[in-house]
RNA sequence: GUGGAUGUGGUGUAAUGGUAGCACGUCAGUCUGUGGCGCUGAAAGCGAGGGUUCGAUUCCCUCCUUCCACU
Numbered sequence: 001g002u003g004g005a006u007g008u009g010g011u012g013u014a015a016u017g018g019u020a021g022c023a024c025g026u027c028a029g030u031c032u033g034u035g036g037c038g039c040u041g042a043a044a045g046c047g048a049g050g051g052u053u054c055g056a057u058u059c060c061c062u063c064c065u066u067c068c069a070c071u
Base pairs, nucleotide, nucleotide: 001070002069003068004067005066007064010024011023012022013021018054026042027041028040029039030038047063048062049061050060051059
């Protein structure tokens, strides 16, 4: 340089155009003599910028991160 893949809460991982879920973790409450376990609740996320669309995590373009292959 060419081609391909990847990017979603703190971590891991779903969601094929219509309210972004799940698990662990964190915080608060409850339970307990204390802690842990259990139970209830809360906060926290779509890599960046544009386009298409009534509506975009999803489709299109450019860029960026990481990875793979070729040279």
A computed fold for a 71-nucleotide RNA from a Candidatus Pacearchaeota archaeon, annotated as transfer RNA. It matches the Rfam family "tRNA". It is annotated as a transfer RNA. The coordinates come from a structure-prediction model, not an experiment, and the mean pLDDT is 80. Lineage of the source: Archaea > Nanobdellati > Candidatus Pacearchaeota.